[in-house]
RNA sequence: GACAAAGGCAAACCCGUCGAAAGACGGGGACGCAAAGCCCCGAGGCUACCGCCGGCGCACCGAUGCCUGGCCACGCCAGUCGAGCUGCCGAA
Numbered sequence: 001g002a003c004a005a006a007g008g009c010a011a012a013c014c015c016g017u018c019g020a021a022a023g024a025c026g027g028g029g030a031c032g033c034a035a036a037g038c039c040c041c042g043a044g045g046c047u048a049c050c051g052c053c054g055g056c057g058c059a060c061c062g063a064u065g066c067c068u069g070g071c072c073a074c075g076c077c078a079g080u081c082g083a084g085c086u087g088c089c090g091a092a
Stems, first nucleotide, its partner, number of pairs: 001089001008033002013028006031079001037085002041082003044077003051071005057066003
């Protein structure tokens, strides 16, 4: 970063599996991507099992259980952005 060449990846959606979920993996499928290759170093975003704080009610009389609200990554997103590393071609 080319109305080039050879290729590559694969959104949404569907099916299956894992997971509490976000989401991931496999198959199908292409919205797109010049790094839509790798990587949680920085930022941002998503979920809230567990944990903490609380609540109308019900059960129960011991203080808990059910339900429910808020907070919370150790979880997740690299196709949110930046940083780092690597890679094909070689026109303007």